Transfer RNA from an uncultured archaeon, 73 nucleotides, folded computationally.

RNA sequence: GGGCCCAUAGCGCAGCGGCUAGCGCAACCGACUCUUAAUCGGUAGGUCGCGGGUUCGAAUCCCGUUGGGCUCA
Repeated sequence: GGGCCCAUAGCGCAGCGGCUAGCGCAACCGACUCUUAAUCGGUAGGUCGCGGGUUCGAAUCCCGUUGGGCUCA
């Protein structure tokens, strides 16, 4: 230098054009308990790496770019 893959909540991931972006764990509040843990209910938390483009509509498609991984030379 070429090719491919990954980037979505604090962490691990799902979502492959449609209206509210979700799940688990963690956090916080509450119930239960003598207390803790466990269990149960609830709450908050996101510029979907970044910048453009296509589209009525983009996390999703296209282009560029940043970081990481694999691979070829």

It was read from a public genome assembly. The coordinates come from a structure-prediction model, not an experiment, and the mean pLDDT is 80. Rfam family: tRNA. Its family is annotated with triplet codon-amino acid adaptor activity in the Gene Ontology. The family's RNA type in Rfam is transfer RNA.